[in-house]
This is a predicted structure of a 74-nucleotide RNA (transfer RNA) from a Clostridia bacterium.
Its Rfam family is "tRNA". The family's RNA type in Rfam is transfer RNA.

RNA sequence: GGGCUUUUAGCUCAGCAGGUUAGAGCGGUCGGCUCAUAACCGAUUGGUCCGGGGUUCGAGUCCCUGAAGGCCCA
Numbered sequence: 001g002g003g004c005u006u007u008u009a010g011c012u013c014a015g016c017a018g019g020u021u022a023g024a025g026c027g028g029u030c031g032g033c034u035c036a037u038a039a040c041c042g043a044u045u046g047g048u049c050c051g052g053g054g055u056u057c058g059a060g061u062c063c064c065u066g067a068a069g070g071c072c073c074a
Base pairs, nucleotide, nucleotide: 001073002072003071004070005069006068007067010026011025012024013023019057027045028044029043030042031041032040050066051065052064053063054062
């Protein structure tokens, strides 16, 4: 220098052809259970989807550009 790929909640990830309110598990908080802790049960807490621009009535999803990480080639 070239190609491919990932970026969504504090963490690990889903979101399958653009459309109803953006989700799961773990975690945090409160409560229950227990002599007590863990486990278990209930409730609750969470994100302007990496930045910017564009297309569209409508973008996490498509296009352009940039950033960061990973893999391969030179």